This is a predicted structure of a 73-nucleotide RNA (transfer RNA) from a Pseudomonadales bacterium. Its mean pLDDT, the model's own confidence on a scale to 100, is 80. Its Rfam family is "tRNA". The family's RNA type in Rfam is transfer RNA.
[in-house]
Order: sequence, then structure tokens, then C1' cells
RNA sequence: UCCGCCUUAGCUCAGCAGGUAGAGCAGCUGACUGUUAAUCAGCGGGUCGUUGGUUCGAGCCCAACAGGCGGAG
Repeated sequence: UCCGCCUUAGCUCAGCAGGUAGAGCAGCUGACUGUUAAUCAGCGGGUCGUUGGUUCGAGCCCAACAGGCGGAG
């Protein structure tokens, strides 16, 4: 310098043909218990890396940039 892949909740990851974002764990509240743990019920939490573009509509398509990983020279 060039090529490829990845970037979504605090963490690990889903999101299958574009249609107003989910799970598990963690956290909080309650029930249960002599207490803790376990179990059960509920709740909160995300400008989907950034900026543009396409579209009636973008996590998803396109481009540039940033960060990470791998490869070529």
C1' cells in the first nucleotide's frame, strides 16, 4: 500500500427476502424463605461504530471514514 471479514443493551450474541429491535446472562423490584442461595413473576436499559446516499420506509442495500481481526506484497 492492497484485499477480505467483523462493529446491534453492561457482557455473549440473534435479527431468516427492507416494514416503527430481541434472547440468554447481568442489574433492579416483588413473591417464597428464620437469613442467604435457588426458584417464580415483573421492570428498566440500545441515536443498531460515524457521516452521507438510495427508498414511502434502512440494523438489513450503496459509499466514505474510524476501530478490531486475518491475509497479500